The part of an RNA shown here (small-subunit ribosomal RNA, central domain) has 349 nucleotides and comes from an uncultured bacterium. Its mean pLDDT, the model's own confidence on a scale to 100, is 88. Rfam family: Bacterial small subunit ribosomal RNA.

Context: one part of a larger RNA
RNA sequence: CUGGGUGUAAAGGGCGCGUAGGCGGGGAUGCAAGUCAGAUGUGAAAUCUAUGGGCUUAACCCAUAAACUGCAUUUGAAACUGUAUCUCUUGAGUGCUGGAGAGGUAGAUGGAAUUCCUUGUGUAGCGGUGAAAUGCGUAGAUAUAAGGAAGAACACCAGUGGCGAAGGCGAUCUACUGGACAGUAACUGACGCUGAGGCGCGAGAGCGUGGGGAGCAAACAGGAUUAGAUACCCUGGUAGUCCACGCUGUAAACGAUGAAUACUAGGUGUGGGGGGACUGACCCCUUCCGUGCCGCAGUUAACACAAUAAGUAUUCCACCUGGGGAGUACGGCCGCAAGGUUGAAACUC
Repeated sequence: CUGGGUGUAAAGGGCGCGUAGGCGGGGAUGCAAGUCAGAUGUGAAAUCUAUGGGCUUAACCCAUAAACUGCAUUUGAAACUGUAUCUCUUGAGUGCUGGAGAGGUAGAUGGAAUUCCUUGUGUAGCGGUGAAAUGCGUAGAUAUAAGGAAGAACACCAGUGGCGAAGGCGAUCUACUGGACAGUAACUGACGCUGAGGCGCGAGAGCGUGGGGAGCAAACAGGAUUAGAUACCCUGGUAGUCCACGCUGUAAACGAUGAAUACUAGGUGUGGGGGGACUGACCCCUUCCGUGCCGCAGUUAACACAAUAAGUAUUCCACCUGGGGAGUACGGCCGCAAGGUUGAAACUC
């Protein structure tokens, strides 16, 4: 390489949009590049294979045949692929009618809690722990009442509930805006799927500039514990956490399961629509989309998966190929840096 694989053994890209490429629905007609059939030429000899022969046999040698799976020219075939033209509607998209949603961005508003400040009441403790101490407090704390300020987060509703491609999204209202779903069948007529490169998005931490800073809290300080305790526990506490703009581009970025399409027993919840039946929003029957559980066939090393497949098939992409060395070194590219990405070998078992 081939082959075999990728939930957990090595292996699915963090996620999307999409270029090249690969692959691609039904009917009709033409062409004949691929494809198939025939013919002709060529495919040196030796070798190989078969048969026969020659050295006493064998190796070896000789003869004949076959073969040389290929290439070129030419004559045909037209099912499939391709190509050209016409056409169809079920794939895909558009329109119309609806309802659902923490989807996104911006602005405004609200209450509870926390801390701080002011004032009143009030007096000796408060706080904290396994127990303590550090700490706070007679300069009046904790507690309690009223008023004020600030920042951050939105209890209940809340639900293997919803939305989003993923990351993720949860107070209320308003504006702008993306997508999905159901119904309808008016329109386009294969316009599709995947997607190397490329472009964009991307939790947290971190970085730059400028704000903000209530609570929490790396670092740090102190008190404990302990043989020690650079920890776990306690009292404090700075970056940070928050906002704006820019960068970083990584995660157990997980369903550890790439995307798309079709097919393959059932049962039972739940979310959003439609239809039927009904006096009826209920219940019941049915259907589409989503989200769970159980389970047959089948698959699996087992665990398990099982119409949301890890089953049966097809297309395209990514990735794996013993452990360590090592996601390291070197080089390239990116970054302000931290570092990221691509990614070996010697050696060793």